[in-house]
RNA sequence: AGAGUUUGAUCCUGUCUCAGGAUUAACGCUGGCGGCGCGUCUAAUGCAUGCAAGUCGAGCGAGAAUCUCCGGUUCGCCGGAGAGGAGAGCGGCAAACGGCUGAGUACCGCGUGAGUAAACUGUCCUAGAGAGGGGAAUAACUUUGAGAGAUCAUAGCUACUCCCGCAUAAUUUCCAGGGACCCUGGUCCCUGGAGGAAACCCGCAAGGGGCUCAUGGAGGGGCUCGCGUCCUAUCAGGUAGUUGGUGAGGUAACGGCUCACCAAGCCGAAGACGGGUAGCUGGUCUGAGAAGAUGAUCAGUCAGAGGGAAACUGAGACACGGUUCCCACUCGUACGGGAGGCAGCAGCAAAGAAUCAUGGGCAAUGGGCGAAAGCCUGACCCUGCGACGCCGCGUGGAGGAUGAAGGCCCUCGGGUCGUAAACUCCUUUUCUAGGGGAAGAGUAAGGACGGUACCUUAGGAAUAAGCCCCGGCCAACUACGUGCCAGCAGCCGCGGUAAUACGUAGGGGGCGAGCGUUAUCCGGAUUUACUGGGCGGAAAGAGCGCGUAGGCGGUUUAAUAAGUCUCCUGUGAAAUCUCCCGGCUCAACUGGGAGGGGUCAGGGGAUACUGUUAGACUUGAGGACAGCAGAGGAAGACGGAAUUCCCGGUGUAGCGGUGAAAUGCGUAGAUAUCGGGAGGAACACCAGGGGCGAAGGCGGUCUUCUGGGCUGUGCCUGACGCUGAGGCGCGAAAGCGUGGGUAGCAAACCGGAUUAGAUACCCGGGUAGUCCACGCCCUAAACGAUGGAUACUAGGUAUGGGGGGUAUCGACCCCCUCCGUGCCGAAGCUAACGCAUUAAGCGUCCCGCCUGGGGAGUACGGCCGCAAGGCUAAAACUCAAAGGAAUUGACGGGGGCCCGCACAAGCGGUGGAGCGUGUGGUUUAAUUCGAUGCUAAGCGAAAAACCUUACCAGGGCUUGACAUGUUGGUAGUAGGAACUCGAAAGAAUAACGAUCCUCCGCAAGGAGGAAGCCAUCACAGGUGCUGCAUGGCUGUCGUCAGCUCGUGCCGUGAGGUGUUGGGUUCAGUCCCGCAACGAGCGCAACCCCUUUCGUUAGUUGUUUUCUCUAGCGAUACAGCCCCCCACAAGGGGGAGGAAGGUGGGGAUGACGUCAAGUCAGCAUGGUCCUUAUGCCCUGGGCUACACACACGCUACAAUGGCCGGUACAAAGGGUAGCCAAAUCGCAAGAUGGAGCCAAUCCCACAAAGCCGGCAUCAGUUGGGAUCGCAGGCUGCAACUCGCCUGCGUGAACGUGGAAUCGCUAGUAACCGUAGGUCAGCUCACUGCGGUGAAUACGUUCCCGGGCCUUGUACACACCGCCCGUCACGUCAUGGAAGCCGAGAGUGCUUGAAGUCGCUGUGCUAACCGCUUGCGGGGGCAGGCGCCGAGGGCAAGCUUGGUGACUGGGACGAAGUCGUAACAAGGUAGCUGUACCGGAAGGUGCGGCUG
Repeated sequence: AGAGUUUGAUCCUGUCUCAGGAUUAACGCUGGCGGCGCGUCUAAUGCAUGCAAGUCGAGCGAGAAUCUCCGGUUCGCCGGAGAGGAGAGCGGCAAACGGCUGAGUACCGCGUGAGUAAACUGUCCUAGAGAGGGGAAUAACUUUGAGAGAUCAUAGCUACUCCCGCAUAAUUUCCAGGGACCCUGGUCCCUGGAGGAAACCCGCAAGGGGCUCAUGGAGGGGCUCGCGUCCUAUCAGGUAGUUGGUGAGGUAACGGCUCACCAAGCCGAAGACGGGUAGCUGGUCUGAGAAGAUGAUCAGUCAGAGGGAAACUGAGACACGGUUCCCACUCGUACGGGAGGCAGCAGCAAAGAAUCAUGGGCAAUGGGCGAAAGCCUGACCCUGCGACGCCGCGUGGAGGAUGAAGGCCCUCGGGUCGUAAACUCCUUUUCUAGGGGAAGAGUAAGGACGGUACCUUAGGAAUAAGCCCCGGCCAACUACGUGCCAGCAGCCGCGGUAAUACGUAGGGGGCGAGCGUUAUCCGGAUUUACUGGGCGGAAAGAGCGCGUAGGCGGUUUAAUAAGUCUCCUGUGAAAUCUCCCGGCUCAACUGGGAGGGGUCAGGGGAUACUGUUAGACUUGAGGACAGCAGAGGAAGACGGAAUUCCCGGUGUAGCGGUGAAAUGCGUAGAUAUCGGGAGGAACACCAGGGGCGAAGGCGGUCUUCUGGGCUGUGCCUGACGCUGAGGCGCGAAAGCGUGGGUAGCAAACCGGAUUAGAUACCCGGGUAGUCCACGCCCUAAACGAUGGAUACUAGGUAUGGGGGGUAUCGACCCCCUCCGUGCCGAAGCUAACGCAUUAAGCGUCCCGCCUGGGGAGUACGGCCGCAAGGCUAAAACUCAAAGGAAUUGACGGGGGCCCGCACAAGCGGUGGAGCGUGUGGUUUAAUUCGAUGCUAAGCGAAAAACCUUACCAGGGCUUGACAUGUUGGUAGUAGGAACUCGAAAGAAUAACGAUCCUCCGCAAGGAGGAAGCCAUCACAGGUGCUGCAUGGCUGUCGUCAGCUCGUGCCGUGAGGUGUUGGGUUCAGUCCCGCAACGAGCGCAACCCCUUUCGUUAGUUGUUUUCUCUAGCGAUACAGCCCCCCACAAGGGGGAGGAAGGUGGGGAUGACGUCAAGUCAGCAUGGUCCUUAUGCCCUGGGCUACACACACGCUACAAUGGCCGGUACAAAGGGUAGCCAAAUCGCAAGAUGGAGCCAAUCCCACAAAGCCGGCAUCAGUUGGGAUCGCAGGCUGCAACUCGCCUGCGUGAACGUGGAAUCGCUAGUAACCGUAGGUCAGCUCACUGCGGUGAAUACGUUCCCGGGCCUUGUACACACCGCCCGUCACGUCAUGGAAGCCGAGAGUGCUUGAAGUCGCUGUGCUAACCGCUUGCGGGGGCAGGCGCCGAGGGCAAGCUUGGUGACUGGGACGAAGUCGUAACAAGGUAGCUGUACCGGAAGGUGCGGCUG
């Protein structure tokens, strides 16, 4: 620091996603040790049990147990004295701290800085003064009583540092007066008056500890203020103690804090009020920073203590472990009444993904009490549990190649795990066992931690490795399994038989006592843009103006010093952070020092800029005067042309309308034409890319009223300006209301057509409306898709309006200048397109708006409207994109140019018939398989009776019909006619009966081996599957003229250029031009055949001239002439020539397309079968037959048929062959055997043709199907199922619908002939020759193709894309009669505790008085009142859940209907509005060009 993801590719815009860091985490797998931290984020839910706040006997009274002594004793013990001091009580201090939690709170709550002259402060420190003298009670205790109990009542006794008078007292408080300094009620001084204190204890004492008044302080809090502090305007108005005043009350203290009265204020767009959310901060996490997020632990602060309210005590509370009351809940109860509050530490339950021990100790630190010892302290210090986090350590180190075994892969060679292991040597952190053993303790003792850390001894590699990932991002690849299944997935996406993406394994990568996942935050995201974005087309300029607040503002002088800059002071707690130094072995952790940190406060200074104040100026702005142009606006009047209608004339059968028609009109006289009249609407030409207006918009002429603009002069004012949130006004068309008007046009509607349908396009009618007046509506592609203002930054050209100069007869021309409207262009900008003084350039000011697509400009709410509807404006959910510009293609019922038997012009066919062949379908045991538009279908197949043959039935074989190898065996072995079984294959086997090599041997023979055979193991075999795993080969576009490359240049880039353009060609053929210059594959040529000639040779032709055959060569090149064209390429004509403009034909097929065809020709990866999916055999089938299609043959006849005669080829084939003559047979054929390995012989008579004859237009002497009989040939074998012959039979068929094919010359057509295959079989195929035409004006149209261009929403590329209804499923959501909650408030009512006020007849110790038991004063109970938590009632408000039914929305491999959009998308599209229609949509009116 970036990366992936929109496309065929590109650039841009823009979203989503990833890599990083972090966490009070949780989950999965795994888990050795230690240190330091952290540990209910949820239910502020409920809590059993224990503990968490006591202490002081040196404040006080009383005083248990126990002990000692004395006395008594009935030996049980009793009495007295002393010591002792428990538990409880009175009193004091503490309990308001510490600890917990974050519910509430958007607040002076918090933070920061100030103020308090408006105040308080126990304990502590401190200047000073004082403590004299009295009194009355009361707990404890004792008594009695009530009660289940908690507890209470009664009578009596008693103490104090308890309580109460009196005295005294100040520099204290209050009141009055005066003075000084100050300035809110301050300080000091003076005078007078009034009020107002105290407590004692220890000690022999000294002294100490307390007490009272009071000064100052420290520390602490209270209150006030400036500034800062979340979201929401779909919360816009709020407020009655409300705002202020006067007076009073209250408080420590200011204050409507409270009350009475008076006034009517106060707050609010700089966001009041309301709603939602939330403790705030130091900090923490992230970030380069700005900033965003966050507020665990630690620290500061606030708030809370089951919910709510209240006060008491006190220095301090409205009090977590106090009190009272209401409510909810829990627990007791004798039903009368009571008890309780873990958000203290542990712990339990519940909730939850989830968070610990009912531990030790007060040793340390700190706190309370105490004079102290000390006691208390779940604060705290420790330990335990949890990998929850951070940090550290370890699981061994060195050597060790036969590169072991084993695993995995493999091309079978090997590679890899891998020095890894084993093995050898070594070490001992850790571990186990043993020994020693701290610091922490400032103090003699005293240590929970702790027999811990640490030290040390021994033992032994011993006790210790996992997790995730390996398609890209992103580091790491193979095998097997699976087969769109199972599954993965953060995004893109993997998986449909060769998956580096699933699962497993091997290997590898990463991290490591952890590793992954999930969740959340920041980052990346300059993706809310202050730093640091945008708005012509990507999201985004408001339809336009006027103008309020606000923001911004010309030149100049002076003052000021608010902003601004600088310096100083204060503060910004500590911790954290950064740097330096130190302590734990290091680190984490921790100690010390320094630094940093504010929009803060105060003070001093500066004065350029901004502000403020005062003054001046004229250039901005405005005015004046003189001119000018104009569809600017409003009202009134007038005019002509045209349409329609009415009247009349002429006139007759049609008119009208369309692609073609029809509806319609017309013989009751239309249309046409002439004349007259009525009425409404709109204003031809002028007219322009021209003018005017802010926009919408404005067009006949004249008049009246009226707004704005431009030019000139430089006369006046003197910054008066710009913009403009809200606000106000204007605002096309459609639409609405009321009333008019209505010629034409025309939504809706009605007909006619079109069509599969046609709710459309076309046609005939036609109503609202269009027009006018007044009032609404307020929206448009309201567009330049471009807000307004201002300054600056090359030009050229055109045009509208004005001025000036020059010049002139002149307003010609020429030059300058201001304002407007266009085009082209420099710099610059832009993603590109493009913009470019009319900016989209470069600056400034102000406003509006945008933040992925869809949902949606929708719902709800609010405002507006008569309505239609408008303005404002979400969310759930869903997608991985949606988009802009440009590029290359492809496509277009776009355009241009040009080819092709493409059409046209012709000739002959096919489609109809019969037959043949192939295919589909059907059938079948099987009808083997493949080929399927062109480019399958007389195709693979250049030959299915058996074989072929792959199919079916049946019979058999199992190392096999065939190959190679291993091992073992085998001599009458292998083989094997005949015989037997069998359909055959085969089985079995007699006679017979081998071969080769080496050695030994005279030989016979023997030994070994090979071959063969038998057996075994490897393997063979497969026309089984996959042509979508492949090679090779082939088809097709297409013999079309194209397809590319190098370098250069252009472009951010895809890419372009070259290859486009002007000509020309069959041709990207060639020429010219050109930011291109060259080159390659294609084209052409080179090759073969043919045509002419020469030459050489020649058998087997003929009788050598020649023909022919086979070689070699020549000729043709636009070479010559004329013309055209650009002095080109080339074209037209002509001559010569056998041939003339590539002479004709063939071979030859660029880059590529169709996942085209072929695993069945062959080869081949993978996969499957292995006594069968292999192999052999017999028979059957591939030949089936209601049909359909394709390709052919034969015909339908007279240009013919039949009969007879007769003529002329080429190219081929032939020894398992062709087969002559001759003979036989009607013939097929047979006999025959000559010749020929072939220019010699044979196949082999070519046929159409020509000559002659017959029949004469008919289902025939056309046609030959079909069938019968008799034969022939091939072959083991013609039944299924061959070909031929003869005789007989004699079907359809009389030229073929829609449609469709071939062919441009030796071609079509017609005619025969040969060959391959082959035993036999041809209407097929491939060749060969014979006879031998017609036509082409031309390129509009059909088909295919090439080039250029254009549009595109296509790129699987138009067989594309894509819209809406309907149907089904899922999901979220709106409405809805209602139903159920929650929250806040209002009104009325009721009203606890309690403070306060009034009362107080009852009760009453202290003080006072005296008539000594009465009164006074004071107090208490009680009563009343205000307030008051809560409850009740009522009508609403806000918000949530649910709801029959209902609305649309989103999504969902193969549903229905249509075809709206993208190309001119087949009616250009889009748009606001209105109407209509199953649906997309259609139509009207106006607008836009995207």

The RNA shown here (small-subunit ribosomal RNA) has 1490 nucleotides and comes from an uncultured Dehalococcoidia bacterium. Its mean pLDDT, the model's own confidence on a scale to 100, is 84. Its Rfam family is "Bacterial small subunit ribosomal RNA". Rfam links the family to the GO terms structural constituent of ribosome and ribosome.